[in-house]
RNA sequence: UCUCGAAAAAGGCAAACCGCCGGGAACGGCGGGACGCAAAGUUACCGGCCCGAAAGCGAUCCUCGCUGGGCAGCGGGACUACCGAG
Numbered sequence: 001u002c003u004c005g006a007a008a009a010a011g012g013c014a015a016a017c018c019g020c021c022g023g024g025a026a027c028g029g030c031g032g033g034a035c036g037c038a039a040a041g042u043u044a045c046c047g048g049c050c051c052g053a054a055a056g057c058g059a060u061c062c063u064c065g066c067u068g069g070g071c072a073g074c075g076g077g078a079c080u081a082c083c084g085a086g
């Protein structure tokens, strides 16, 4: 440096749910809590899923689509990293 995660060790993260706070919502932050995770570290670049109050645009006049917002613990890509094995 590359590939891998069988066994081990040091440590790490934290789903559901509960409380408080923010948001229109999806959801997020903090605390509790652990279902799980070898990148469950970072990133919306590609696909996907979710929301859709206000505003804008385009169709239409029921409303729909896009802009927009969210999910990195849906998959892929990019960047970075601990321990061990080869």
Stems, first nucleotide, its partner, number of pairs: 002086004012037002017032006035073001041079003045076003048071004055067005